Context: one part of a larger RNA
């Protein structure tokens, strides 16, 4: 030097544990804000640097309900106090709530300066306190702003890609831009769909229909309706004829009579209704305000049942021998507890609030027959050109929708049924509203998991969007474990030491001593044997 054993040092893997995630599932909740929000500066504690929490009434105040011995958060020391005359804690409701911040008296380089007016304090001032003053819209009362995850709706709108190159297409009406709303938007009560002499009856969602009819440099892709089975159901108001009142013009023969506006009533459909004449009823359902009753509703309340031995540092495991049980969910407790604790089952429990039932008041809400006349959404419908939407890329191209030019008909009307005629069919356009079934979870609760276990699950289990990097947009971490219990090593000794160690003491163990559970390899030793 090499190999062996045996024992260290180093390292931080491995196991094991979970304080934090992930991904759902049922309920809740679906906003908050000029009564100043989200978010923040700075205060704020006996000492107080950070978190938490509050607001110059500053880890709190004030009322009620709740409980019942302990408390003064994180914090574990000290000091000094509360507290059964009922405290800490928990709900609930209420008052405080500096300055910034949509920020709104004005500025302004956020948390900062400088003002008018009134009223006021003080002998006075370049002083001080209170209160008001920002634009917009509205006649006023009053209303808008401004943040918020996703989910809707609307106005804008790509380009990598793909087609094995590209230009039509594709990607995609996606990203992303802008506007706006809800707790869901949106749609929606047939000028529908069908079909050939059959029928369906608003709308939206699910599944079929189907990768089917089409579309398509007929390339690459693109891609539907009807029906048909479910979920879930709900149907309604105005405009307009006619009346009637007011105003207002214009006319008069001075009684009025037309128009026009404004409110009322009256009407709302396709088997055409209505107006208007005739006749005849107060029925039937609904909202909605009070009044009562129930129920459901926060803290929160009671809440069965187990000992003994013996191992051990501990017993809940082992033996034995009971019990309760509408409780054998689960967590803890010195190891593995149905009968230790805290809960669980299974009862009770009150404010606000919500929901139901009843009564009551308002207020909307039907019919029959006749059929001359008057009413039934016009710069609309269609049409020429140009886009756009549908499964339809201009095609024979209907149907919707827009932009330009144009431009009917009035129920013996009008409109569709994929060019267009004619027959039949089916509806009734140019005004409005409308619950559920759907979509989605920032956020609360209560749960689940052939989901992660500290290079893993969130980026972040730990004071993490931190420290750190960037002028900036922005980027973007490492880093969990003593033990049951601080019992955290009193006192010695070595030593320069507040370093380290050595006795010793604690404790089952200290090779658990805080660099603290296990504690593998690398690398480094040390001691012994073989060996060259």
């Nucleotide at each position: 030097g090499g190999c062996g054993u045996a024992u260290g040092g180093g390292g931080a893997a491995u196991g094991c544990c979970u304080a934090g995630g992930c991904u759902c599932u049922c309920a809740g909740a679906g906003g908050c804000g000029a009564a100043g929000a989200a978010g923040g500066a700075c205060g704020u504690g006996c000492c107080a640097a950070g978190c938490u929490g509050c607001g110059a009434u500053a880890a709190a105040c004030u009322a009620c309900g709740g409980g019942g011995a302990u408390c003064u958060g994180c914090u574990g020391a000290g000091a000094a106090g509360a507290a059964u005359u009922g405290a800490u804690c928990c709900g609930u409701a209420g008052g405080u709530g500096u300055c910034c911040g949509a920020a709104u008296g004005g500025g302004g380089a956020a948390a900062c300066c400088c003002g008018a007016u009134a009223u006021u304090c003080u002998g006075a001032a370049g002083g001080g306190a209170u209160a008001u003053c920002a634009u917009c819209c509205g006649a006023a009362a009053g209303g808008a702003a401004g943040c918020g995850a996703a989910c809707c709706c609307c106005g804008g709108g790509a380009a990598c890609u793909g087609a094995a190159a590209c230009a039509u297409c594709u990607a995609a009406g996606u990203a992303c831009c802008g506007g706006g709303a809800g707790g869901a938007a949106g749609a929606g009560a047939a000028a529908a769909c069908a079909a050939a002499u059959a029928g369906u009856g608003a709308u939206u969602c699910c599944g079929u229909a189907a990768g089917u009819a089409g579309u398509g440099g007929c390339g690459a892709g693109c891609g539907a309706a009807c029906g048909c089975g479910g979920a879930a159901u709900a149907g309604c108001c105005c405009a307009a004829a006619c009346c009637u009142a007011a105003a207002u013009u214009g006319u008069u023969a001075a009684g009025g009579c037309a128009a026009u506006u404004u409110a009322g009533g009256g009407g709302u459909u396709g088997u055409a209704g209505g107006a208007c004449c005739a006749c005849g009823a107060c029925a039937u359902u609904g909202u909605u305000g009070c009044g009562u009753a129930a129920a459901u509703a926060a803290a929160c309340u009671u809440a069965a049942a187990c000992u003994a031995c013996a191992u051990g540092g501990g017993a809940a495991g082992g033996u034995a021998g009971a019990c309760c049980a509408u409780a054998g969910a689960a967590g803890g407790u010195g190891a593995a507890a149905g009968u230790c604790c805290u809960g669980u089952c299974a009862a009770g429990g009150u404010a606000a609030g919500u929901u139901u039932g009843c009564g009551u008041a308002a207020u909307a809400u039907a019919g029959u027959g006749g059929u001359a006349u008057c009413c039934u959404g016009a710069g609309u419908a269609g049409g020429g050109c140009g886009g756009g939407g549908u499964u339809g890329g201009a095609g024979a191209c209907g149907c919707c929708c827009c932009g330009u030019c144009u431009g009917a008909a009035u129920c013996u009307g009008c409109c569709a049924g994929c060019a267009c005629c004619a027959u039949c069919u089916g509806g009734u356009a140019a005004g409005g509203c409308u619950a559920a079934a759907u979509a989605c979870u920032a956020c609360u609760g209560a749960g689940a998991g052939a989901c992660c276990g500290a290079u893993a699950g969130u980026g972040a289990a730990c004071c993490a969007g931190u420290a750190c990097u960037g002028u900036g947009a922005a980027g973007g971490a490492a880093a969990g474990g003593u033990g049951a219990a601080a019992a955290g090593u009193a006192c010695c000794c070595u030593g320069a030491a507040u370093a380290a160690g050595g006795g010793g003491g604690u404790g089952a163990a200290a090779u658990a001593g805080a660099a603290c559970c296990u504690g593998a390899a690398a690398c480094c030793g040390u001691a012994c044997g073989c060996u060259u």

RNAcentral holds the full RNA, with entries from ENA. Predicted 3D model of a 532-nucleotide part of an RNA (large-subunit ribosomal RNA, domain I) from Sporocytophaga sp. The coordinates come from a structure-prediction model, not an experiment, and the mean pLDDT is 84. Lineage of the source: Bacteria > Pseudomonadati > Bacteroidota > Cytophagaceae > Sporocytophaga.